[in-house]
The RNA shown here (small-subunit ribosomal RNA) has 1517 nucleotides and comes from an uncultured prokaryote. It matches the Rfam family "Bacterial small subunit ribosomal RNA". Rfam links the family to the GO terms ribosome and structural constituent of ribosome.
């Protein structure tokens, strides 16, 4: 510090997710030791048991027992225990310490102040005092009641308990003054009056008095009383700060204040009476929800955000609620009273209790410990002290819960052991790792020894001070005593590598991979995403990476997130500017001057507790941890100083703003009136059959006279031309003309006011259309509705009608894609060019032109800005001020609440749940029922077919034991197959066989191999017979071949063409596809390759931020067309000769044809025209051929997971007495049906018969086969020639000549069938071809639809070849013969190329995608009703208790001789008052029949709304 994820790719926006740190944690797995910390976060739920607050005999009275000893009459007694235990009176403490966080949003907390409004036991200091009396009471004893808890009565007694009196240093109060002092209501000093205290205990001594001790007394200590002060503590008050919510906007009657009282330690409505009517609130009152607050802690660069466990400060609470008492202090955790719930005891009458103290238990929960030791230390309470008490505390125990430290060994060690895993079988890796050997001894374990924490204190001894004192007290020196932890730490010795390593991860983010298993299953997953047979992503293993006594997971917080943005974001199009004005509060505000010093700046003082963080030093072996010191605590307050800026107060100014004056443009607004054109309707005239409407029609109107046309009239609405990115208005909006009223703007010049300004939360006004209410009006148009069409349907688009409405008046509604998708104001920042309204100047004036200036309105554009598009003085630039709004998509602008509205609905406005995206701009493609240009037998123009028939052939389907397999739109279907009777053959049935039909090693036994024979069998085979004995040799044997045994292996047309190579098809012989460098762009990309011409062509030329290049095009190659040269046999024969019935037959010849080698030729080369002086095109000449001469081979980057595992090769998988292999027979040839491709026809341009002419290219030895003979023929017999320019196949046919047929199912057509034959072949039944005779089917030119072809082409005619024994060939590949028609166009169909445009597509339109319905599941809303919680209000009842009143009853202290009084109390009444009850409400939660929409869910239904002009442009209201 960043990274992953939206896209084909890009940039930006934006969310989600990850890496870090932390935790009072929990869970999984694992676990050696120690130190220091830490541990009920949930039910403030209930609690058994023990302990957690006592102490003082030096305040007081009283006072046991057991035990022991002695005595005894055996009943007991005495002593001791012991003035002890237990209890009581009294004092102090119990208000601390300890726990918890329920309540509490302020009666709290934090910081800083105030107390001139207060209190304070114990402690310290000072001053003064402590005199003299009295009456009770508990304990105890007795009696009584009660189950108990407990209680009552009678009697005795003490005090530092209680009560009078005296004194008054002082205090308090009152009155009257006087003086001093303070910022303040205060304080100080002086005088008078009233009132107000006390308690003793204990040690010692005998100088004085009395005396036996001793007492008074003296003295020491402690205690007591009053007052003053201190320290510490507490109360009260003020300012500021302190969570969320406005879907809580008004709250308040003791409420706010005053006067006078009461009350308190003290101020105060704290309480009461009376008076006044206030107080709080948008700077958020009141209400609701949540929450103890802080020092701090976690995180973060910081600012912040989160948090408040441990430690420390404060607060609150103590079963729930209320209340007071005592006291210095409480409204009191282990006190009291009352009410309630719960638990326990009970004799049923009554009682007892409160772990949110320490342990512990149950419950709930993911989850949180021992019913431990000790008062040794540190503290606290009491005590004079010893001491006692102390679950505070110190320690130990349990838990890896956290932090920190240590160990589980160290060194050497290669045959790189074994084993594991992988493997290309070579090896690699685990891995110096192990073993082995040399060492060490931390920890654990055993043994021994021993420190700090201990010093006070009292005790023994000594000294000093005080004192009369050898006492006591104080101080000091010294000695002994005191340890829970503790079987401690530390140290030493012993033992022995011995006892001590796991967890997660390994697709990317993110360090680290392979094999096997699995097969969209099982599973993984933080995000993206893995898994459908080769998974680095699942599971296991090997290896590796990370951390390590831990490691992972989950939860939570901060960070990353500048993703709430103060630091530090945005709002044209990504989420986001309110539809527009006016204006309140608020915020901000021109120039100058004086004052002030609030803000601001600077310094001082105080405070900011300690702990913590940070720095330094130190102590535990180190660290964690701990100690000391410093810094810091960014804050608040205080007192000084400064005065620039801001504020405040005062004075002045004119440039902001405004007023007046003079002009000026305008559909600005309101009201009243007027006008013409047109539509419709009404009346009349003319007229006579249609009109109207559409893509085409129909509905509709019309002989009752329409449409058309003329005349007259009625009525309503809208205002043509002018008219213009022209004008006006804040926006909505405003358009005939005239008048009246009225708002605003602009310009000019002077004068005036003197900051009067800008913005604007709430508020208020205006606000298109549609809609609503009431009353009018209604011509045209026109939702709804009716009809006609279209359509699969058509509740639409089109047509004919038509009502609300549209118009007017009045009142509502308040929303729009209300848009410049751009809030308002001010200032500044290049130019150029238009339009509108003014002003000034120049030309002599005018028109006009030019220049200047102000306002408004457009276009282009620099810088800048911006993600880009774009914007750009009319900013989206640069700054300032104010307001509004945004924070992923969906759910949703919805629910609910509130509010407005007559309603429709508007405004405000969520959550659950769900997704990992949604969205913007631009790029490249693809696509469009977008556009432009261009091409192609693409269409058109033609010729001939297919589709109908019969047959052939292939396919589907069906059938079958099998009908082997593959090919599937074009680009499968006479395709693989250029030959299925057996073979082929892969399929089926049956019979055999297992190292195999075939290859290579090794191994056992034997032998040449072979050939022949017999039996059996369908054959394969099986069983046997006969025969034979290779080569070399060192004679042991070895080698070759064959048979045989075993084991490696063979074999597979089994599977995967979606694991592959190779080959092929297709777009397409279409003209395209790219690269280097440069340039442009943030980038994807672009440019080049576009544009203007031209071409068959990205062919060429020109232009040009491009310049070049490559693969394609073309050319080079083959063939064909002309000529030349060379060469003539088997080819040819013109001339010469010979010769025949005839014939290149012969001699010869090379001229010609031809053959086959080499060359020539054609290049827009020449001429003219057009064109940009180009490329090129058009025409012409010459030429065999002319603009690529014809044909072929040749197929760019790529596309289709196209085809082929059955040509071949090949990875993986599968079979191995079978999915291998051999054999016989069958099947691949089936046949209701369908399709493709062909052949033959339907006839006269023909059939048949006779005669007759002319090819090319091929093939031939298991071959072609002449001639001759036989046969009607297929063919046969015999056989010449020919390995071929020589011989043969081999007659070409259409054609031509002549004849016949005469339009018919025929002399057309030939299917089908019968009979008789021929050929091939072991073999023609399934299942061959051919011949003859006979038979003579359908078919009379073929529906929708569809195919081929542009010239030697179509059409038509025959010939040959491959495969092949033969052939189902009408197929395929070639060859020649005859030989047309039409088009010179690009509107349409199909396909293609380039440019451009739109896009929500990118698996790319066979795309994407919307809504209803149906199914499942989830959360939510409404809801009759129902069950709770909480809150206040009103009323009833009214406990305890304070206060007040009464107090006939009761009472020791005081007065009084007494009676009685004072005073106090019981008791009663009253106010208040908790719980409880009743009632009407509010709020919140749960349940719920039924209803509603929403989200989600591989393959459901119906349509096709959107994205292209999405097929009716889309969208908003």
């Nucleotide at each position: 510090a960043g990274a992953g994820u939206u896209u084909g790719a890009u940039c930006a926006u934006g969310g989600c997710u990850c890496a870090g740190a932390a935790u009072g944690a929990a869970c999984g797995c694992u676990a050696g030791c120690g130190g220091c910390g830490u541990g009920g976060a949930u039910u403030a739920g209930g609690c058994a048991u023990g302990c957690a607050a006592g102490u003082c005999g030096a305040a007081c009275g009283a006072g046991a027992a057991a035990g022991c000893a002695c005595c005894u009459u055996c009943g007991g007694g005495u002593g001791u225990u012991a003035g002890u235990a237990a209890a009581g009176u009294g004092g102090c403490g119990a208000a601390c310490g300890g726990g918890u966080g329920a309540g509490u949003a302020a009666u709290g907390c934090g910081u800083a102040a105030a107390u001139g409004a207060u209190c304070u036991a114990c402690c310290c200091u000072c001053a003064u005092g402590a005199c003299g009396g009295g009456g009770a009471u508990a304990a105890c004893a007795g009696u009584u009641c009660g189950a108990a808890a407990g209680a009552a009565c009678u009697g005795c007694u003490a005090a530092u308990a209680c009560c009078g009196g005296a004194u008054g240093u002082g205090g308090u109060c009152c009155c009257c003054c006087a003086g001093g002092u303070u910022g303040c209501g205060g304080c100080c000093u002086g005088g008078g009056g009233a009132u107000u205290a006390a308690a003793g205990a204990u040690g010692g001594c005998c100088u004085c008095u009395a005396u036996u001790u001793u007492a008074a007394g003296c003295u020491g200590u402690c205690g007591c009383a009053u007052g003053a002060g201190g320290a510490g503590g507490a109360g009260u008050u003020u300012a500021c700060g302190u969570g969320c919510u406005a879907u809580u906007a008004g709250c308040u009657a003791g409420u706010u204040g005053g006067u006078g009282g009461g009350g308190u330690a003290a101020u105060g409505g704290c309480c009461c009476a009376c008076c006044a009517a206030g107080g709080c609130a948008a700077u958020g009152a009141u209400g609701g929800c949540u929450a103890g607050c802080c020092g701090g802690c976690c995180u973060g660069a910081g600012a912040g955000g989160g948090u408040g466990u441990c430690c420390g400060g404060c607060c609150a609470c103590a079963c729930u609620g209320g209340g007071a008492c005592u006291g210095a202090g409480a409204c009191a955790c282990u006190g009291c009273c009352c009410a309630g719930a719960c638990u326990c005891c009970u004799a049923c009458g009554g009682g007892a209790g409160g772990c949110u103290g320490c342990a512990g238990u149950c419950g709930a929960g993911a989850a949180u410990c021992u019913u431990c030791c000790a008062u040794a230390a540190u503290g606290c309470g009491c005590g004079a002290a010893a001491g006692c008490g102390u679950g505070a505390u110190g320690g130990a125990g349990c838990g890896a819960c956290g932090c920190c430290g240590c160990g589980u060994g160290u060194a050497u060690g290669a045959u790189g052991a074994a084993g594991g895993c992988u493997u290309u079988c070579g090896a690699g890796u685990u891995g110096u790792a192990a073993a082995a050997c040399c060492c060490u001894g931390u920890u654990a374990c055993c043994u021994a020894c021993u420190a700090u924490g201990a010093a006070c204190g009292g005790c023994g001894g000594g000294c000093g001070g005080u004192g009369a004192a050898u006492a006591g007290c104080c101080g000091u020196c010294u000695g002994a005593c005191u340890g829970a932890c503790g079987u401690c730490a530390a140290c030493a010795g012993g033992c022995g590598a011995g006892a001590a390593a796991g967890c997660a991860c390994c697709g990317g983010c993110u360090a680290a991979u392979u094999a096997c298993g699995u097969g969209c299953c099982a599973g993984c997953a933080g995000c993206c995403g893995c898994g459908g047979u080769a998974a680095u992503a699942c599971g296991u293993a090997u290896g590796g990476u990370g951390c390590g006594a831990a490691c992972g997971u989950u939860g939570u917080u901060c960070g990353g997130a500048u993703u709430c943005a103060u630091u530090g974001g945005g709002c044209a199009u990504a989420a986001a500017g309110a539809g527009c004005g006016c204006g309140u509060a608020g915020g901000c505000g021109g120039u100058u001057u004086g004052g002030u010093u609030a803000g601001u700046c600077u310094g001082u003082u105080g405070u900011g507790a300690a702990a913590g963080c940070c720095c330094c030093c130190g102590g535990c072996u180190u660290a964690a941890c701990c100690g000391g010191g410093g810094a810091a605590c960014u804050g608040c307050a205080u007192c000084g100083g400064a005065u620039a800026c801001u504020g405040c107060c005062g004075g002045a100014c004119u440039c902001g703003a405004g007023u007046a004056c003079a002009g000026u443009a305008g559909g600005g607004g309101a009201g009243a009136g007027u006008g013409g054109a047109a539509u419709u309707c009404c009346a009349g005239g003319u007229g006579g059959a249609g009109c109207g409407g559409u893509g085409a029609a129909a509905u509709g109107c019309g002989u009752a006279g329409a449409u058309a046309u003329c005349u007259g009239g009625a009525g309503g609405a809208a205002c043509g031309c002018c008219a213009g990115u022209g004008g006006c208005g804040a926006a909505a909006g405003c358009g005939a003309c005239u008048c009246u009223c009225u708002g605003g703007g602009c310009u000019g010049c002077u004068a005036c006011u003197g900051a009067c300004g800008c913005u604007g939360a709430g508020g208020u006004g205006c606000g298109a259309a549609a809609g609503c209410c009431a009353g009018g009006g209604g011509a045209g148009c026109a939702a709804a509705c009716g009809g006609g069409a279209u359509u699969a349907g058509a509740u639409a688009c089109c047509c004919c009608g038509g009502u609300a409405g549209u118009c007017c008046u009045g009142g509502c509604c308040c929303u729009a894609a209300a848009c410049g998708a751009u809030g308002g104001g001010c200032a500044c920042u290049a130019a150029g060019u238009g339009g509108a309204g003014g002003u000034g100047g120049u030309u002599c004036c005018g028109a006009u032109a030019c220049c200047u200036u102000c306002u408004c309105u457009g276009c282009u554009g620099c810088a800048g800005c911006a993600a880009a598009u774009g914007u750009g003085u009319u900013a989206a630039g640069u700054g300032c001020c104010c307001c509004g709004c945004c924070u992923g998509g969906g759910g949703a602008g919805u629910a609910u609440g509130g509010u407005c509205g007559c309603a429709a609905g508007g405004c405000u406005a969520a959550a659950a749940c769900u997704c990992a995206a949604a969205g913007g701009a631009a790029u490249u493609g693809a696509c469009g029922g977008g556009g432009g240009c261009u091409c192609a037998c693409a269409c058109a123009a033609g010729c001939g077919g297919u589709g109908g028939a019969g047959c052939a052939u292939g396919u589907u389907g069906u059938u079958c034991a099998a009908u082997u397999c593959g090919a599937a739109g074009c680009a499968a279907c006479g395709c693989g197959a250029a030959g299925a009777a057996c073979c082929u053959u892969a399929c089926c049935u049956g019979g055999g066989u297992u190292u195999g039909a075939c290859a290579u090693g090794c191994u056992u036994a034997g032998g040449a191999c072979a050939a022949c024979c017999u039996a059996u069998g369908a054959a394969a085979g099986u069983a046997g017979g006969c025969u034979u004995u290779c080569u070399c040799u060192u004679c042991g044997g070895a080698g070759a071949c064959c048979u045989u045994u075993g084991g490696a292996c063979a074999g597979g047309u089994a599977u995967u063409g979606c694991a592959u190579g190779g080959c092929u098809g297709u777009c397409g012989u279409c003209a395209g596809c790219u690269c280097g460098u440069g340039c442009c762009g943030u980038g994807a990309g672009g440019u080049g390759u576009u544009g203007g011409g031209u071409u068959a062509a990205g062919u060429c030329c020109c232009u040009u931020a491009a310049c070049g290049a490559g693969c394609g095009c073309a050319a080079c190659c083959c063939u064909u067309g002309u000529c030349c040269u060379u060469a003539g046999u088997u080819g040819c024969c013109a001339g010469c000769g010979g010769g025949u019935a005839a014939a290149g037959c012969c001699g010869g010849g090379g001229a010609c044809u031809u053959u086959a080698a080499g060359g020539a030729g054609a290049c827009u080369g020449c001429c003219g025209g057009u064109g940009u002086u180009a490329a090129a095109c058009c025409g012409g000449a010459g030429g065999a051929a002319g603009g690529c001469g014809g044909g072929g081979a040749c197929g760019a980057c790529g596309u289709c997971a196209a085809g082929u595992c059955a040509u071949c090769a090949u990875g993986g998988u599968c079979c191995u007495u079978a999915c291998g292999u051999c054999c016989a027979g069958g099947g691949c040839c089936a046949c209701a049906a369908a399709c493709g491709u062909g052949c033959u026809a339907c006839a006269a341009u023909g059939g048949c018969c006779g005669g007759u002419a002319c090819a090319a290219a091929g093939c031939g030895a298991a071959g072609c086969g002449a001639a001759a003979c036989c046969g009607c023929g297929a063919g046969g017999u015999c056989a010449a020639g020919c390995a071929a320019a020589u011989c043969g196949c081999a007659u070409a046919a259409a054609g031509c000549c002549g004849g016949u047929c005469c339009c018919a199912g025929u002399u057309c057509g030939g299917a089908u069938u019968g009979c008789a034959g021929g050929c091939u072949g072991a073999a023609a039944c399934u299942c061959g071809c051919c011949u003859g005779c006979a038979u003579g089917a359908a078919g009379u030119u073929g529906g929708a639809a569809u195919c081929g072809c542009u010239a030697g082409u179509a059409a038509u005619c025959g010939c040959g070849g491959a495969u092949c024994a033969g052939c189902c060939a009408u197929g395929c590949c070639g060859c020649g013969g005859u030989g047309a028609a039409u088009g010179u166009g690009u509107u349409c169909c199909u396909g293609a190329g380039c440019c451009u445009u739109g896009u929500a597509c990118a698996c790319a339109c066979c795309g994407c995608c919307c809504g209803u319905c149906a199914a499942g599941c989830c959360a939510c809303c409404c809801a009759a009703a129902u069950a709770g919680g909480c809150c206040g209000c009103a009323c009833c009842c009214g406990a305890a208790g304070u206060c007040g009143c009464c107090g006939a009853c009761c009472g020791a202290a005081c007065c009084g001789c007494a009676a009685g009084g004072a005073c106090g109390g019981a008791g009663g009444c009253g106010c208040c008052g908790a719980a409880g009850g009743u009632g009407a409400g509010g709020u919140u939660u749960g349940u719920a029949a039924g209803g509603g929409g929403g989200a989600c869910u591989a393959a459901g239904u119906c349509g096709u709304a959107a994205c292209a002009a999405g097929g009716u442009a889309g969208c908003c209201g």